Predicted 3D model of a 354-nucleotide part of an RNA (large-subunit ribosomal RNA, domain IV) from a wastewater metagenome. The RNAcentral record of the full RNA draws on SILVA. The coordinates come from a structure-prediction model, not an experiment, and the mean pLDDT is 86.
Context: one part of a larger RNA
């Protein structure tokens, strides 16, 4: 000195990123309990009180003699004494202490995200991440569904059959979910345009019997061979049309009111439409420690507004939400060696000696 453990004056969070650790709480019976709620809860809310041994009393229940009734039966009822368990009232007595040790909720009040139990990175993250009931869109009509594994046989969906299976997104509940279909993407359309093999076979080459020529050499018939126009020719694309819980997307400038400041009005461009309710310095606000207000003496955190929303926005869901949560933030009260500030004490190391 280290690692454990336990005590500790006065203060009680001054520590720290944080009350991390560690105190406090802690059983049973009684009183009592607030906002707020989805009327279940919240709730053990919170805050109180009592709790041992001897020793009366009262009361309950259970067991049942007598006694009573009758279907006469191991039969119903039934009150005492005793017992046994329990309540509940006293009185008396010991101790610093009576839940005597161990084991055994510290509570509260605000917000944020997730409604909720559940799942997760075996060994550095448990969460707001994942699932989750509910929600919506779409695919599938079953003589091998739709989809999905395989090269096939076959198999799962299912010994199911649209109140079913599949695939995406969303995530109880409550009130909602607005505008754009110009791009892309899917459904639908089939008049036109383009458009492949394949059919087609005009039309040109080669070759060469023949036949012209006096010869070089010209023409050239069927046959073979090489190509090869027109014209026919699906889907697709282009085309029209529809769809956004489909992928997405959702303006700029300039002027105006009799103080000032805003502009409710206007003009003007541009766009498929120009952001609707709601919400807002937010898990989203650079600028910022916004500006008002609350908490503190003193608050870059936190709450409550305001809105100038660098860059919120409605199922990549939008606002609330009551229960919920080893989740996050912020604040109290109680508690404490977290700290002023450190002090001793147990045990195990270290370090000597063998």
């Nucleotide at each position: 000195c280290c690692c454990u453990u336990g005590u500790u004056a006065a203060g009680g969070a001054a520590c720290u990123c944080u009350g991390c650790a560690a105190g406090u709480u802690g059983a049973c019976u009684c009183c009592g309990u607030a906002a707020c709620u989805u009327c279940g809860g919240g709730a053990g809310a919170a805050g109180g009180a009592g709790u041992g041994g001897c020793u009366g009393g009262a009361g309950a229940u259970g067991u049942u003699a007598a006694g009573a009734c009758u279907a006469u039966a191991c039969g119903u009822u039934g009150u005492a004494a005793g017992c046994a368990u329990c309540u509940u009232u006293g009185g008396u007595u010991c101790g610093c202490a009576g839940a005597a040790a161990c084991c055994a909720g510290g509570c509260u009040c605000a917000g944020g995200c997730g409604a909720c139990u559940g799942u997760u990175u075996a060994a550095c993250u448990a969460a707001a991440a994942c699932a989750c009931a509910g929600g919506a869109c779409u695919c599938u009509g079953c003589u091998g569904a739709a989809g999905g594994c395989g090269c096939a046989a076959g198999c799962c969906g299912a010994a199911g059959u649209a109140u079913a299976g599949g695939g995406u997104c969303u995530g109880a509940c409550a009130c909602c979910u607005g505008c754009c279909c110009g791009g892309u993407g899917c459904u639908g359309g089939a008049a036109g345009g383009u458009u492949a093999a394949a059919g087609g076979g005009a039309g040109a080459g080669g070759u060469u019997a023949g036949u012209c020529g006096c010869a070089a050499g010209g023409c050239g018939a069927a046959g073979c061979u090489u190509u090869g126009a027109a014209c026919u020719g699906a889907a697709g694309c282009c085309c029209c049309a529809g769809u956004a819980a489909a992928c997405g997307g959702c303006g700029g400038c300039c002027g105006u009111a009799a103080c000032u400041a805003u502009a409710a009005c206007g003009g003007u461009c541009c766009u498929a439409a120009g952001g609707u309710a709601g919400c807002g310095a937010a898990a989203u606000u650079c600028c910022u420690u916004g500006u008002c207000g609350g908490g503190u003496a003193a608050g870059u955190u936190c709450c409550g507004a305001c809105c100038u929303g660098c860059a919120c926005g409605a199922a990549a869901g939008g606002u609330g939400u009551a229960a919920c949560g080893a989740u996050c933030u912020g604040a109290g009260c109680g508690c404490u060696g977290u700290c002023u500030c450190a002090a001793c004490a147990g045990g195990g190391g270290g370090c000597c000696c063998g």